[in-house]
The RNA shown here (transfer RNA) has 71 nucleotides and comes from a Parcubacteria group bacterium. Its Rfam family is "tRNA". Rfam classes the family as a transfer RNA.
RNA sequence: GCCCCUCUAGCUCAAUGGCAGAGCAGUGGACUCUUAAUCCAUUGAUCUGAGUUCGAUUCUCAGGGGGGGCA
Repeated sequence: GCCCCUCUAGCUCAAUGGCAGAGCAGUGGACUCUUAAUCCAUUGAUCUGAGUUCGAUUCUCAGGGGGGGCA
C1' cells in the first nucleotide's frame, strides 16, 4: 500500500427497515443478628458525518477505532 471482518449499556451478546432487549455488573428496597445468597424495582447504549426511505441499529457512501490476510 491492497483486500476481508468487526464496532449496540461498564462487560458478554440479541434485535424481518417499524417503541433498542437479555444476562452479568451498578443503584434502591425486601429478607438476614451481620455478611453472602435469594427476591422485587430501577439507571444506563446503536463509533462519526452524509444519503435512500413515511420510517435506518439494519441499506448505500465517506471517515474513525479494533482484528486478520497478502505484499